[in-house]
RNA sequence: AGGCUGGUGAUCUAGUGGUUAUGAUGCCCGUUUGACGUGCGGGAUGUCGAGGGUUCAAAUCCCUCCCGGCCUA
Numbered sequence: 001a002g003g004c005u006g007g008u009g010a011u012c013u014a015g016u017g018g019u020u021a022u023g024a025u026g027c028c029c030g031u032u033u034g035a036c037g038u039g040c041g042g043g044a045u046g047u048c049g050a051g052g053g054u055u056c057a058a059a060u061c062c063c064u065c066c067c068g069g070c071c072u073a
Base pairs, nucleotide, nucleotide: 001072002071003070004069005068006067007066010025011024012023018056027043028042029041030040031039049065050064051063052062053061
């Protein structure tokens, strides 16, 4: 330099055009216990990497850029 692939709450992850962005772990509160843990119930945390475009409508499609990984030279 070129090609491929990925970026979604604190962490991991589902979601390939349309209702409130999914689940798990973690965190907080309640309950259970003599206590801790487990179990059960509830709650908070997301500018969907950045900007622009297409569309009635974009996490999703297109363009540019940033960052990580792999391959080629």
Model confidence (mean pLDDT): 81 of 100. Transfer RNA from Promethearchaeota archaeon CR_4, 73 nucleotides, folded computationally. The RNAcentral record of the sequence draws on ENA. It matches the Rfam family "tRNA". By type it is a transfer RNA.